[in-house]
Formats: sequence, C1' cells, structure tokens
RNA sequence: AUGAAGAAGGCGGGAGAGACCCUAUGAUACGGGCGCCGAAGGGGUAAGCUCCGAGGUUUCGGGGUGAUACUCUCAGGCAAAAGGACCGCUUUUGGACC
Repeated sequence: AUGAAGAAGGCGGGAGAGACCCUAUGAUACGGGCGCCGAAGGGGUAAGCUCCGAGGUUUCGGGGUGAUACUCUCAGGCAAAAGGACCGCUUUUGGACC
C1' cells in the first nucleotide's frame, strides 16, 4: 500500500565573511601577502554501549563504536555569477516504516 524511511533528478526559497594590498587587466581569474566565514565535502569529541587486561564485586588502565546546525577550518568560500546545509512542491526508484 491512494505507497513510509532511504536514493536520484527538476523547479522555487536559501545565510555568513575584504569589489583588501601587490603583479596583470577594461574587469575578473591565476600567482604572492595580510585579514575573515561556515551551510558543499571532510576531520574531532561527550555520555552511553561494547571488548581486553588487572583486581575481586567498590574500581583502574587500554581499544572499538558513538549525535548536532557543536567544534576544527584540510577543502571550500568572502561584489555579481556559480555553488550552497536545510525547507517546500514535483517526477523516478524503493517497498515498510515514520
């Protein structure tokens, strides 16, 4: 089941932070310097759970697992454009949970 969760696509909404300085240019990008942001992605960690060892029923040490919009700032970003977690609608898939 007049189709849950999940996955992919389309449309719409979608924040933050220097249009910083040097070189170059009509402007931007690349390169260098300084300063920032968190909502692509990625990393980290608490309790809990679990395993091992010691002890013997109080515990100690080590490993694994473990959430976020928390945290890091590797990546990415700091006018516009593009991108963008997440939300709404819709299509496909999926086939029972929310």
Predicted 3D model of a 98-nucleotide RNA (Glycine riboswitch aptamer) from a Tepidanaerobacteraceae bacterium. The model forms 90% of the base pairs in the Rfam consensus. The prediction has a mean pLDDT of 75.